A computed fold for a 72-nucleotide RNA from Chloroflexi bacterium GWC2_70_10, annotated as transfer RNA. Its Rfam family is "tRNA". From the family's description: Transfer RNA (tRNA) molecules are approximately 80 nucleotides in length. Rfam classes the family as a transfer RNA. The organism belongs to Chloroflexota, within Bacteria. The prediction has a mean pLDDT of 84.
């Protein structure tokens, strides 16, 4: 110091240019003598940060930050 992967709700992971979407979690409600499970609804994230570019950016450019990993 080169090269190559990631960063998106609390956590695990989907989205390759057009209102961010699933499980689990969390809250409320139903079933149930109760509890799990199991079924209805709900609340939470302007996508690691700054510019850019474009009618429009999680997605496309750079430049920092972080995590992995390789090769020296």
């Nucleotide at each position: 110091c080169g090269c190559g992967g990631g960063g998106u709700g609390g956590u695990g992971g989907a989205g390759u240019g057009g209102u961010a979407c699933c499980a689990c979690a969390c809250c409320g409600g139903g079933c149930u003598c109760a509890u799990a499970a199991c079924c209805c609804g709900g609340g939470g994230a302007u996508c690691g940060u700054g510019c850019g570019u474009u009618c429009g950016a999680a997605u496309c450019g750079c430049a920092c930050c972080c995590c992995c990993g390789c090769a020296a």